[in-house]
Context: one part of a larger RNA
Molecule: small-subunit ribosomal RNA, central domain
Organism: Pseudomonas citronellolis
RNA sequence: CUGGGCGUAUUGCGCGCGUAGGUGGUUUGGUAAGAUGGAUGUGAAAUCCCCGGGCUCCACCUGGUAACUGCAUCCAUAACUGUCUGACUAGAGUACGGUAGAGGGUGGUGAAAUUUCCUGUGUACCGCUGAUAUGCGUAAAUAUAGGAAAGAACACCAGUGGCGACAGCGACCACCUGGACUGAUACUGACGCUGAUGUGCCUAAGCGUGGGGAGCAAGCAGGAUUAAAUAGCCUGGAUGUCCUCGCCGUACACGAUGUCGACUAUCCGUUGGGAUCCUUGAGAUCUUCCGGCGCAGCUAACUGCGAUAAACGACCGCCUGGUCAGUACGGGCGAGUAGGGUAAAAU
Numbered sequence: 001c002u003g004g005g006c007g008u009a010u011u012g013c014g015c016g017c018g019u020a021g022g023u024g025g026u027u028u029g030g031u032a033a034g035a036u037g038g039a040u041g042u043g044a045a046a047u048c049c050c051c052g053g054g055c056u057c058c059a060c061c062u063g064g065u066a067a068c069u070g071c072a073u074c075c076a077u078a079a080c081u082g083u084c085u086g087a088c089u090a091g092a093g094u095a096c097g098g099u100a101g102a103g104g105g106u107g108g109u110g111a112a113a114u115u116u117c118c119u120g121u122g123u124a125c126c127g128c129u130g131a132u133a134u135g136c137g138u139a140a141a142u143a144u145a146g147g148a149a150a151g152a153a154c155a156c157c158a159g160u161g162g163c164g165a166c167a168g169c170g171a172c173c174a175c176c177u178g179g180a181c182u183g184a185u186a187c188u189g190a191c192g193c194u195g196a197u198g199u200g201c202c203u204a205a206g207c208g209u210g211g212g213g214a215g216c217a218a219g220c221a222g223g224a225u226u227a228a229a230u231a232g233c234c235u236g237g238a239u240g241u242c243c244u245c246g247c248c249g250u251a252c253a254c255g256a257u258g259u260c261g262a263c264u265a266u267c268c269g270u271u272g273g274g275a276u277c278c279u280u281g282a283g284a285u286c287u288u289c290c291g292g293c294g295c296a297g298c299u300a301a302c303u304g305c306g307a308u309a310a311a312c313g314a315c316c317g318c319c320u321g322g323u324c325a326g327u328a329c330g331g332g333c334g335a336g337u338a339g340g341g342u343a344a345a346a347u
Stems, first nucleotide, its partner, number of pairs: 004319003007302002012316001014201004021194003025088003029084003033081002035077008050064005091191001092188004096183004103177007110154001114150008126135001162169002206247003210243002215241002220236004258315004267292003273287005278281001297305002330342001333339001
């Protein structure tokens, strides 16, 4: 390489967009590159196969066929693929009217809670724990009432509910903006699918700049516990968590299941819009999501999958005994540090 695989054994890039490439709907007529059939030439000898011969037999040697599955040229065929040409509308898309939604961005507004501050009432504890102690409090705390400020997050609604490519998105209002679904027509006419390299987005943590800092809280300090306690528990509490503009580019980034398409029992729920049917109902069916069972089939097996496939097709990615090791080295990424991507070998 071929072959075989990738839910859980090694194996689906975290997710998009998209270049080259690969692949591609129905149909008319040409062409003949691929394809199919045939002819001619060539395809050294030896080897291999078959039929013979020679060494007593065998190995070995030797004669003759066959074969050399290849290449070139020519002829023929035109179903399929390619290509040229003309058409089509079932894929894809555009225009128009609606619908639902925590989809994204910017600006503003709100209430509860927390903490701090001010004032009043009030007096000795409060707080915490398995139990304590550290801590707070007579400089008047905790509690309670009124007021003020700040920052962060948005109770109930809330739902195997919704939206988004993934990461993710949840108070309310306005503006800007992406997508989906749906209805009836009209239009374009294969414009599609996938996608190496590339390019964009990417939770948390972390880094740089300038702000902000209520609560929470790695590290740290103290108190407990303990044989010890660099922990778990408690009291504090700086970076951080928040905002701005950049960087990082990784996660059990999981459905551990790449994207797209066609095809295959039944049944039960459910989101959004619409349609049809009648027996007009808390109705049935279809369509579009999100879920639960379960045939056939698949699977090494699975209280596994099964119209949301793990069965079929197109294209991509990836795997190949364990350890060393996702490490070293190299070049490349990163402002730089941290690191990340690619990725061995001896053993």